[in-house]
RNA sequence: AGAACCCGCGCGGGAGAGUCCGGUCCGACACCUCGGGCCGGCGCCGAAGGAGCAAAACCUCCCCGGAACCUCUCAGGCACACGGACCGCGCGGACGAG
Numbered sequence: 001a002g003a004a005c006c007c008g009c010g011c012g013g014g015a016g017a018g019u020c021c022g023g024u025c026c027g028a029c030a031c032c033u034c035g036g037g038c039c040g041g042c043g044c045c046g047a048a049g050g051a052g053c054a055a056a057a058c059c060u061c062c063c064c065g066g067a068a069c070c071u072c073u074c075a076g077g078c079a080c081a082c083g084g085a086c087c088g089c090g091c092g093g094a095c096g097a098g
Stems, first nucleotide, its partner, number of pairs: 006093008018042001020041009043078003049074001050072003
């Protein structure tokens, strides 16, 4: 002086699926009606989180073990916003190939 991998923070990008139906409350409005909150119903999405498992290695009689953007849809979500796996860049930390 120091690559790759790992962790944290910041910035940027970041999908899907009803702004459906009913009730109620509030606001706006001359009226029709519109907007939002809450509750219920059915339908739907999967990329926070959660859960499940294959092969191999290991263990080794059995057993055990075993991932995901795969599956489930508990949670979450289905106008906007928030969130968002993951990706890129930067900074810091740890490690330390050469």
This is a predicted structure of a 98-nucleotide RNA (Glycine riboswitch aptamer) from Amycolatopsis suaedae. Of the family's consensus pairs, 90% are formed in the model. The RNAcentral record of the sequence draws on Rfam. Lineage of the source: Bacteria > Bacillati > Actinomycetota > Actinomycetes > Amycolatopsis. Rfam family: Glycine riboswitch aptamer. Its family is annotated with glycine biosynthetic process in the Gene Ontology. The family has 44 seed sequences and 9,425 matches in Rfam 15.1.